The RNA shown here (SAM riboswitch aptamer (S box leader)) has 144 nucleotides and comes from a Gammaproteobacteria bacterium.
It was read from a public genome assembly, where an Rfam model found it.
RNA sequence: AACUCAUCGAGACCGACUGAGGGACAGGCCCUUUGACGUCGGGGCAACCUGCGAUGAUCCACAGCGAUUUAGCGCUGAUCGAUCCUUGCAACGGUGCCAAUUCCUGCGGAGACUGCCAUGGGGCAGUCCGCCGAGAGAUGUGUG
Numbered sequence: 001a002a003c004u005c006a007u008c009g010a011g012a013c014c015g016a017c018u019g020a021g022g023g024a025c026a027g028g029c030c031c032u033u034u035g036a037c038g039u040c041g042g043g044g045c046a047a048c049c050u051g052c053g054a055u056g057a058u059c060c061a062c063a064g065c066g067a068u069u070u071a072g073c074g075c076u077g078a079u080c081g082a083u084c085c086u087u088g089c090a091a092c093g094g095u096g097c098c099a100a101u102u103c104c105u106g107c108g109g110a111g112a113c114u115g116c117c118a119u120g121g122g123g124c125a126g127u128c129c130g131c132c133g134a135g136a137g138a139u140g141u142g143u144g
Base pairs, nucleotide, nucleotide: 002143003142005140006139007138008137013042014041015040016039017038021031022030023029025106026105027104028103043098044097045096048094049093050090051089052088053087054086056084057083058082059081062077063076064075065074066073102136107133108132109131111128112127113126114125115124116123117122
C1' cells in the first nucleotide's frame, strides 16, 4: 500500500514567524491582508488505544444431582481465567482533534408539497437547512 471493525448532529484557541491562498475531489456556498494555508511555542477538548471498577451473557476447567449400554448428555451451584455486550471513573502514556453536521450536495430508495401534461389512476419537472441506505473521505483499533 491493502484488508477488518468502530465512530463522524457534541466538545475545545491564544501568541510568534511567514505572506496568499484554504475548506480531500467536482459543483455550490463559505473562510481569508481585520493575515488564509503552513511551521513553532503554549493552552484546551475528547476518550479510540490504555488503567481501575460494576452488571450481564458465552466458553473452558470444577463440584453435586438425574436418566443412560457406552461415547457422551441434561439440570443446578460456586469460583478462577478468557472473550464479548452495557456502564462508571481517571487522563501519566500512544494517537487524534480545536470555523461552518464530514460545511452542503454527488449514487440509490421511500415520502410530503407545488406546477405542467394526461384522465383507467399515471408521467415529467421543481422544492424540502427533512427521512433511510450506499459510496467517497477522515480518525482510531486489529491484521499486514